[in-house]
């Protein structure tokens, strides 16, 4: 790198440096950002997975990754329903399943 499994509606900051974009991809929205976003470092915090101790369990605890704007920010694929109805299946809405992504563990 690839594959498999699980989870993704909750939760969680500040300082320093940098200096213009950023929010995964396609397209459309909508947001964040010189009152300094994004990124890097330090400390702190949160608690998803694995792990140590303890352990009926729950809870606690040690360590390893991770995470700390907005539901994975919303939709973009398919299916079903509602509404509109002249009858198209649609500029709308709701629900479900996918695809892709992120994280963890394992395997190759």
């Nucleotide at each position: 790198u690839u594959c498999u499994u699980a989870u993704c509606a909750a939760g969680a900051a500040a300082g320093a440096c940098c200096g213009a974009g950023g929010g995964a991809a396609u397209g459309g929205g909508c947001c964040c950002u010189a009152u300094g976003a994004c990124g890097u470092c330090u400390u702190a915090g949160c608690a998803a997975c694995c792990u140590u101790g303890a352990c009926c369990a729950a809870a606690c605890u040690u360590g390893g990754u991770g995470c700390u704007a907005a539901c994975u920010c919303c939709c973009u694929u398919c299916c079903g329903g509602a509404a509109c109805u002249u009858u198209g299946u649609u500029a709308u809405c709701c629900g479900g399943a996918g695809a892709a992504g992120a994280u963890a563990a394992g395997a190759u």
Predicted 3D model of a 108-nucleotide RNA (SAM riboswitch aptamer (S box leader)) from Pontibacter populi. Lineage of the source: Bacteria > Pseudomonadati > Bacteroidota > Hymenobacteraceae > Pontibacter.